[in-house]
């Protein structure tokens, strides 16, 4: 130096035929108990790595830039 795959909520990952962002665990309340756990309910928590373009509209395409993985030199 070059190819390939990821970066999304505190952790773990969905979400790719573009219409405006969800699961799970985890953490806050409230039911449940004499109390703890389990089981139920609601709740908070993201400018989708970043910077630019396309579009009426971008996590999604297009380009550049960073991080981390893996391959080849």
């Nucleotide at each position: 130096g070059g190819g390939c795959c990821g970066g999304u909520a505190g952790a773990u990952c969905a979400g790719u035929u573009g219409g405006a962002a969800g699961a799970u665990c985890a953490c806050u309340c409230c039911c449940u108990u004499g109390g703890c756990a389990u089981g139920g309910g609601a709740g908070a928590g993201g400018c989708c790595a970043g910077g630019g373009g396309u579009u009426c509209a971008a996590a999604u395409c297009c380009c550049c830039u960073c991080c981390g993985g893996u391959c080849c030199a």
Predicted 3D model of a 73-nucleotide RNA (transfer RNA) from a Thermoplasmatota archaeon.
The RNAcentral record of the sequence draws on ENA.
Its mean pLDDT, the model's own confidence on a scale to 100, is 83.
The same sequence occurs in records of 5 taxa.
Rfam family: tRNA. The family's RNA type in Rfam is transfer RNA. Rfam's curators write: Transfer RNA (tRNA) molecules are approximately 80 nucleotides in length. Gene Ontology term of the family: triplet codon-amino acid adaptor activity.